[in-house]
RNA sequence: UGAGUUGGCCAGGCGGCCGCGUGGUCCUCUUCGGAGGGCCCCGAGGAACGUCCGGGCUCCGCAGGGCAGGGUGAUGGCUAACGGCCACCCGGGGUGACCCGCGGGACAGUGCCACAGAGAGUAGACCGCCUUCGUGUGUCCUCGGACUCACGAAGGUAAGGGUGAAAGGGUGAGGUAAGAGCUCACCGCGCGACUGGUGACAGGAGCGGCACGGUAAACCCCACCUGGAGCAAGGCCAGACAGAGAGCGUUUGAGGGCUGCCCGCCCGAGCUCUCGGGUAGGUUGCUUGAGCCCCGGAGCAAUCCGGGGCCUAGAUGGAUGGUCGCCACCGGUGCUUCACGCACCGGGACAGAACCCGGCGUAUCGGCCAACUCAUCCG
Repeated sequence: UGAGUUGGCCAGGCGGCCGCGUGGUCCUCUUCGGAGGGCCCCGAGGAACGUCCGGGCUCCGCAGGGCAGGGUGAUGGCUAACGGCCACCCGGGGUGACCCGCGGGACAGUGCCACAGAGAGUAGACCGCCUUCGUGUGUCCUCGGACUCACGAAGGUAAGGGUGAAAGGGUGAGGUAAGAGCUCACCGCGCGACUGGUGACAGGAGCGGCACGGUAAACCCCACCUGGAGCAAGGCCAGACAGAGAGCGUUUGAGGGCUGCCCGCCCGAGCUCUCGGGUAGGUUGCUUGAGCCCCGGAGCAAUCCGGGGCCUAGAUGGAUGGUCGCCACCGGUGCUUCACGCACCGGGACAGAACCCGGCGUAUCGGCCAACUCAUCCG
């Protein structure tokens, strides 16, 4: 200098004007329920998204245990918990930094392995190779036979061909009628004393001619986890109309008006409660929380411990916006002294709270930082 790998960060800044939501304070009006206005504080995200996983919280259910159903799956750790994260192991990819893996069990049992192929699992003779017998043909001959070829029958053979994703170790030599771990050497494979490691696992003396094809995102087996529904959860306040029931009352006067109360006077046939319905509506839950920032310590790390500081949306038809100016960034064009500078034009994403939190996944204009790897050049 070029090409990469991994991790982290930002998500334009300042100001003017207009506007919105929660809260506080002050003023005005009011039918006393509230309404309006001024000022101040605060007011979306790295994913607030998808709602895939886990937890808090709430209600319902529940003696205990089990079955069924669902989920997870190497090992050690972290965590409130997880299907998440960290470290490590194994397998695969990359020259490398590094990346990827839905990573238990196929000698518990059952099933399946399309097409092709003879045979798809206690293997399999289609072609080929070999032996024997029979028939025929030809050659030779010491006329008994021997040999070559063809056809048929019986058998042997897993070396070679062929099919297939996959055909029951590979290469070479010996051996054989032809062959075959049948035998041997090497490689592979299986078992494995012992050693290291918390462990997955790794190394491995020695032993074994080789048995045990694949598929569990097929049933299944093993180990572990698992009750259901969700803030439209749940709590509190609490109507109106129709209708139903009960109580009291109609000259033995319920109830109402005058009134602070009693007496008194007047009106007087209805009045009260419950159900309807805890419905409509309101309010709460609601945001101080496994919280955020800084410092120190333990740990490879995830994470944990200690100290200090901070309060940072809470809407409910749903606020968090619009516009203008300057600066910064990126792209293009033109001028130019072609490093730079100036002018003009254009661009700025994905998206958006709704009970809260931890993850995962997905989307994202443009940038910034750190560590590491490879190649080349110079010293």
Predicted 3D model of a 379-nucleotide RNA (Bacterial RNase P class A) from Demequina sp. A source record names the gene rnpB. The RNAcentral record of the sequence draws on ENA. Lineage of the source: Bacteria > Bacillati > Actinomycetes > Micrococcales > Demequina.